This is a predicted complex of two RNAs, RNase P RNA and transfer RNA, with 425 nucleotides together.
Rfam match: Bacterial RNase P class A. It is annotated as a ribozyme.
The coordinates come from a structure-prediction model, not an experiment, and the mean pLDDT is 76.
RNA sequence: UGAGUCGUACAGAUGAUCGCUGCCACAAGUGCCGAAAGGCCGUGGGAGAGGAAAGUCCGGGCUUCACAGGGCAGGAUGCCAGAUAACGUCUGGUGGAGGUGACUCCAAGGCCAGUGCAACAGAAAUAUACCGCGUCUUCCGACGUAAGGGUGGAAAGGCAGUGUAAGAGACUACCGUCUUUCCGGUAACGGGAAGAGCCAUGUAAACCCCAUCCGAAGCAAGACCGAAUCGAUCGCGAUACAGUUGCCCGCUGUGCGAUCGGGUGGGUCGCUUGAGUCUGCCGGCGACGGCAGAAUUAGAUAGAUGAUCAUCCAACGACAUAACCCGGCUUACCGUACGACUCAAUUA
RNA sequence: CGGCGAUUAGCGCAGCCCGGUAGCGCAUCUGGUUUGGGACCAGAGGGUCGCAGGUUCGAACCCUGCAUCGCCGACCA
Numbered sequence: 001u002g003a004g005u006c007g008u009a010c011a012g013a014u015g016a017u018c019g020c021u022g023c024c025a026c027a028a029g030u031g032c033c034g035a036a037a038g039g040c041c042g043u044g045g046g047a048g049a050g051g052a053a054a055g056u057c058c059g060g061g062c063u064u065c066a067c068a069g070g071g072c073a074g075g076a077u078g079c080c081a082g083a084u085a086a087c088g089u090c091u092g093g094u095g096g097a098g099g100u101g102a103c104u105c106c107a108a109g110g111c112c113a114g115u116g117c118a119a120c121a122g123a124a125a126u127a128u129a130c131c132g133c134g135u136c137u138u139c140c141g142a143c144g145u146a147a148g149g150g151u152g153g154a155a156a157g158g159c160a161g162u163g164u165a166a167g168a169g170a171c172u173a174c175c176g177u178c179u180u181u182c183c184g185g186u187a188a189c190g191g192g193a194a195g196a197g198c199c200a201u202g203u204a205a206a207c208c209c210c211a212u213c214c215g216a217a218g219c220a221a222g223a224c225c226g227a228a229u230c231g232a233u234c235g236c237g238a239u240a241c242a243g244u245u246g247c248c249c250g251c252u253g254u255g256c257g258a259u260c261g262g263g264u265g266g267g268u269c270g271c272u273u274g275a276g277u278c279u280g281c282c283g284g285c286g287a288c289g290g291c292a293g294a295a296u297u298a299g300a301u302a303g304a305u306g307a308u309c310a311u312c313c314a315a316c317g318a319c320a321u322a323a324c325c326c327g328g329c330u331u332a333c334c335g336u337a338c339g340a341c342u343c344a345a346u347u348a
Numbered sequence: 349c350g351g352c353g354a355u356u357a358g359c360g361c362a363g364c365c366c367g368g369u370a371g372c373g374c375a376u377c378u379g380g381u382u383u384g385g386g387a388c389c390a391g392a393g394g395g396u397c398g399c400a401g402g403u404u405c406g407a408a409c410c411c412u413g414c415a416u417c418g419c420c421g422a423c424c425a
Stems, first nucleotide, its partner, number of pairs: 001344010012312007020048002023045004029041001031040003050319001054330002057328005062218004074214005079093005094108001095106004109209002114207002116203003130149002132145005157175002160172003176198001177196008222269004230261007240254005277294007313317001349421007358374004368405001376392005398414005
C1' cells in the first nucleotide's frame, strides 16, 4: 500500500419562529363544563422514541382464574461444563465442516430398543445373480463366486498380499468399526493396550425411545369510584286516578323519599425508578458476580417529536415511530469514525 | 395493542396429517352435432404450489425466516 476478519461508538449538527404530549412553580375569577369524581381557561421554566421502538419467535416479572399429592395425554428442548430471575439466549470447551490465515458455521442424544418408508432405474433395496469369471456338460443348462462391469443417493468395510478351478475376512498386515480395559480430563472427549474377522445401508426437521422442563390466559390482564336506566325492600301521602264484579272492604299498578344490588356512559389506578445505566476496585479465561460512588420522571388513551427559515458537512441524512415492563433471538438499514488481528507485495 | 388462521391454473377448492408423475368443478380453446346459436358429446391448453433458506436421494407436503390477506378480543346488570 492492497485485500480481508472480529468488535465498539454514532445515526446529521447549531440557532430562531410556530405547533403537539406530560411535569413543576407562580398567579387566579364567589369564572366555565360536569350529578359527582374530575377537567378547562393565564404566565414562566424544564423534559419528550430506537438500535432495532419492528416481527411477536422464545424466556421472565406482574395480574386474574385454577390448583392436596401423583400419573396419563400434549408441547418444547437435546455434545459437555458454566452464567442467569429464566430461556430455544450467552460464555468457555469437545467433536465435525469451510478458509493459506485472522476467523466463521453446525436442530451435534438414540436407526446395536421396536415399527414404518426408500418412487423411477436396476437381476436384486436389505436381499440377489443380468453381464462377467470358473468347473461340469451334448450346443440347452446346472453348480460355485461376489474380484470386475452395469443401475442407483445407497448394492454385505477399504487397500495390499496369501490363497483358490475361479473367487471370497476364507486367512494375514495396516487403516476403519465394535467390545473390554488402562492413563489424562469435573465432563463432552483425547491417547494407548488387548480381543472380535466384523449379523450388515439411509432416514428420528418419520412414528418413536431416553433425559430435562412446562397449570391456563394475557394490561382490551386486572383493581377501585360510580350517574342515568333497571330491579329488590321499606316508609310517606290526598286515601287522588286506573284495574280487579254494579257497590264496599281488600289487593295490584301509577307518585315521592330512603336503603341495597349489579357496574353501563364517564373517571381514577395499574403506568413507569427498573433482575436498569455509567464510573472505579475486587473475583472469574469469559458470560457474569460482589462492593462503593454518581446521574436519572416520555407515559398518551384515537393516541404527542412535526413544519418553516438561516449556517455548516461526510452534501439532501438509511431502516424506521414507545402503548405494562425487562432479558434475548430474528429481520430491515444510507453511511461515518475508532480499536484489535490476519494474509500478500514493496521499502528500510 | 394482544391472540389466531389462510396463501395451490383466470375464479372457487382438494391434495399436506403419514414426502415419490399436482388434481376436481366452473371458465378458455379446438372438433362434432345444428340452417345458425344455446345446451350436449369428444379432446386440448393453462401451475416458479406466496418468497427465501435448510433437512432428505427426493419437498406443495417436514423445519426456520420473511411477505400479503382475513378473523377474534374492551362487556355486562